[in-house]
RNA sequence: AACCCUAUGGUGUAAUGGAAGCACAUGAGACUUUGACUCUCACGGAAUAGGUUCAAAUCCUGUUAGGGUUG
Numbered sequence: 001a002a003c004c005c006u007a008u009g010g011u012g013u014a015a016u017g018g019a020a021g022c023a024c025a026u027g028a029g030a031c032u033u034u035g036a037c038u039c040u041c042a043c044g045g046a047a048u049a050g051g052u053u054c055a056a057a058u059c060c061u062g063u064u065a066g067g068g069u070u071g
């Protein structure tokens, strides 16, 4: 330099263009003499800028960041 892949809560990981989920973590409560375990509830998310569409995490383009292959 060319090409390819990835980017989703604090972390990891799903979702056929049609309501963004799960697990762990965190906080509160229940249980317990206390703690742990267990149970319930809550908190919190689409890298960025545009486009297509009635509707975009999803399709298209640019950018940014990371990774890989080739030279």
Base pairs, nucleotide, nucleotide: 001070002069003068004067005066006065007064010024011023012022013021018054026042027041028040029039030038047063048062049061050060051059